[in-house]
């Protein structure tokens, strides 16, 4: 300088929709009603359940590193344990996909830019 491969897991919250709760309109049942039961519509209904980021926030593991221990004939090396540090960086489409639907979900650290 060039190539390849890793690069998980949880919670959260930006953000999404509409199955399902709940809200709202309309019709209907009922003597009647703003209560209740039935059918239809609406997410352009703040909500709850749901979905949720590689390039969001937070935790942890994997893995390094270093110390200490144990083990071993041993101030050795594999290899356990434990402690404390590191655990980084990152511009990006159309387009397709799932679930009920959608999307910062998957396809993707992908194309493709620098």
């Nucleotide at each position: 300088g060039u190539g390849u491969g890793c690069g998980g897991c949880c919670g959260c919250a930006a953000g999404g929709g509409u199955u399902c709760c709940g809200g709202c309109c309309g019709g209907g049942g009922u003597c009647a009603u703003u209560u209740c039961c039935c059918c239809g519509g609406c997410g352009u209904c703040u909500g709850g359940u749901c979905c949720g980021a590689g390039a969001g926030c937070g935790g942890c593991a994997a893995u390094c590193a270093u110390g200490c221990g144990a083990g071993g004939a041993g101030a050795a090396a594999u290899u356990c344990g434990c402690a404390u540090g590191a655990g980084g960086c990152a511009c990006g489409g159309c387009g397709g996909g799932a679930c009920a639907a959608a999307a910062g979900c998957c396809c993707g650290g992908g194309a493709g830019a620098g």
Overview: Model confidence (mean pLDDT): 78 of 100. The RNA shown here (Guanidine-I riboswitch aptamer) has 114 nucleotides and comes from Methylovirgula sp. It matches the Rfam family "Guanidine-I riboswitch aptamer". From the family's description: This family represents a conserved RNA structure found upstream of the ykkC and yxkD genes in Bacillus subtilis and related genes in other bacteria. The source organism's lineage runs through Bacteria, Pseudomonadota, Alphaproteobacteria, Hyphomicrobiales and Methylovirgula.